Overview: This is a predicted structure of a 509-nucleotide part of an RNA (small-subunit ribosomal RNA, 5' domain) from an Anaerolineales bacterium. Its Rfam family is "Bacterial small subunit ribosomal RNA".

Context: one part of a larger RNA
RNA sequence: GGAUGAACGCUGGCGGCGUGCCUAAUACAUGCAAGUCGAACGAGGCGCUUUUGUAGCAAUACGAGAGUGUCCUAGUGGCGAACGGGUGAGUAACGCGUUGGUGACCUGCCCCAAAGUGUGGGAUAACAGUCCGAAAGGAUUGCUAAUACCGCAUGUGGCCAUCGGGUUUAGAAACCGAUGUCUAAAGCAGCAAUGCGCUUUGGGAGGGACCUGCGUCCCAUCAGCUAGUUGGUGAGGUAACGGCUCACCAAGGCGACGACGGGUAGGGGGCCUGAGAGGGUGGCCCCCCACAAUGGAACUGAAACACGGUCCAUACACCUACGGGUGGCAGCAGUAGGGAAUAUUGCACAAUGGGCGAAAGCCUGAUGCAGCAACGCCGCGUGCGCGAUGAAGGCCUUCGGGUCGUAAAGCGCUUUUCUGGGAGAUGAGAUAGGACAGUAUCCCAGGAAUAAGUCUCGGCUAACUACGUGCCAGCAGCCGCGGUAAAACGUAGGAGGCAAGCGUUAUCC
Numbered sequence: 001g002g003a004u005g006a007a008c009g010c011u012g013g014c015g016g017c018g019u020g021c022c023u024a025a026u027a028c029a030u031g032c033a034a035g036u037c038g039a040a041c042g043a044g045g046c047g048c049u050u051u052u053g054u055a056g057c058a059a060u061a062c063g064a065g066a067g068u069g070u071c072c073u074a075g076u077g078g079c080g081a082a083c084g085g086g087u088g089a090g091u092a093a094c095g096c097g098u099u100g101g102u103g104a105c106c107u108g109c110c111c112c113a114a115a116g117u118g119u120g121g122g123a124u125a126a127c128a129g130u131c132c133g134a135a136a137g138g139a140u141u142g143c144u145a146a147u148a149c150c151g152c153a154u155g156u157g158g159c160c161a162u163c164g165g166g167u168u169u170a171g172a173a174a175c176c177g178a179u180g181u182c183u184a185a186a187g188c189a190g191c192a193a194u195g196c197g198c199u200u201u202g203g204g205a206g207g208g209a210c211c212u213g214c215g216u217c218c219c220a221u222c223a224g225c226u227a228g229u230u231g232g233u234g235a236g237g238u239a240a241c242g243g244c245u246c247a248c249c250a251a252g253g254c255g256a257c258g259a260c261g262g263g264u265a266g267g268g269g270g271c272c273u274g275a276g277a278g279g280g281u282g283g284c285c286c287c288c289c290a291c292a293a294u295g296g297a298a299c300u301g302a303a304a305c306a307c308g309g310u311c312c313a314u315a316c317a318c319c320u321a322c323g324g325g326u327g328g329c330a331g332c333a334g335u336a337g338g339g340a341a342u343a344u345u346g347c348a349c350a351a352u353g354g355g356c357g358a359a360a361g362c363c364u365g366a367u368g369c370a371g372c373a374a375c376g377c378c379g380c381g382u383g384c385g386c387g388a389u390g391a392a393g394g395c396c397u398u399c400g401g402g403u404c405g406u407a408a409a410g411c412g413c414u415u416u417u418c419u420g421g422g423a424g425a426u427g428a429g430a431u432a433g434g435a436c437a438g439u440a441u442c443c444c445a446g447g448a449a450u451a452a453g454u455c456u457c458g459g460c461u462a463a464c465u466a467c468g469u470g471c472c473a474g475c476a477g478c479c480g481c482g483g484u485a486a487a488a489c490g491u492a493g494g495a496g497g498c499a500a501g502c503g504u505u506a507u508c509c
Stems, first nucleotide, its partner, number of pairs: 001509004006505005013380006019373002021338001026336003030333003035079003040076002043073003046069010086291003095216004100211003105208003110204008118152004127142006157183002160180006187196003217263003224254003229251008266288004270281004293314005316327004344370001346369003352366001353364004383413004393404004418446006427436001453498005458479003464493005474481002
């Protein structure tokens, strides 16, 4: 000098774009953050139309039946909830980055292609009844539906076994043919056409899993480490290879090219600095990983060993009728605490994107916006011209004067800003639909009006005098100032630097 997610002191006019718990991965009141589908299903409710019964002169009321609805929904069922959002505790590791490999693999939704969608069955929630419990919740009897569940058939195909062919390989693959066993399905909407689904198979896209060469901090005041340890055979397990697990057998495997141990740490793209080499760093944004009070486990599922799912244990907190229950903000706001320190319990789904749905649409603290903060970067302003009798006043003075100083006053001008009034968007590709927002912007009126500080002035280092103080009070980055004329302390005048900031502290180059 540059830089910062900064903080502190003094000061503070505006706008645009960004950024904002670095500490306690501490504890959390309250609200919201993941739902959706009635075109899968039964049932109930509500509304409407209509038929009918009773009462009534009638209006109407009550009841029964039929039909109907872009109507509502507790339950069954489907899809989603594994995305999106947060955090960086752990991890020195195939975790990450990069290079290859899988002849050892999986893949819901989406796209392409081929074939099929036949026939039966038994349940169960809801509901009704009975019962237990303070509650959370549960037990039992009876009834019912389905795209829920289970048989049988068919087999284009597919898996497996055997046989034959076959090409390339380090290598059994892939591929073709034959025989045998096994193996599918669901309907809904519509008058219909048809559409949306369902099943099996092959391919694709995107996604994931595993393996691998190389790279990836400090300590040798860590030198030896290792029994599922290293390898083999067989079996189990997995989507899949593999000590991944197990039985048996062998005695191996790693290490100064740093094993093992200890400390520290999420990694990368990047960012800061530097001419570069390098050094430092990993906040915002993007990619990957890990985690979800702490520890462990599996279930469901295409995918989880699952932040707002389940079970167990632990700590903590809350409710309780003392028998027993409930909870997990490292989602968005917000609270307490910690701290030098970090924001609103805001608006909207209008846009972009996501989930569900045939759609209308619903949900979305993702996101878009607004609020707070000079926290940062950038831009603008605080006026412009003339104006000497160099006014008054301050300070200094050799008492002549010098200086603040064209500075002020005064005269003229302008209106960026500001205040008031009026008009008023783009963002919405389709008739409609805008949170932001009566915002940006434009027009008119008014009036210099509403707007300057901070640090320094001994040398380094731009900028000097007076008074006070008297090794005191104090200053200080280094050298050093202060003990009676201090340009170094304090104040004043003046000057210099930067400027809505200035200075200090911390950290990096």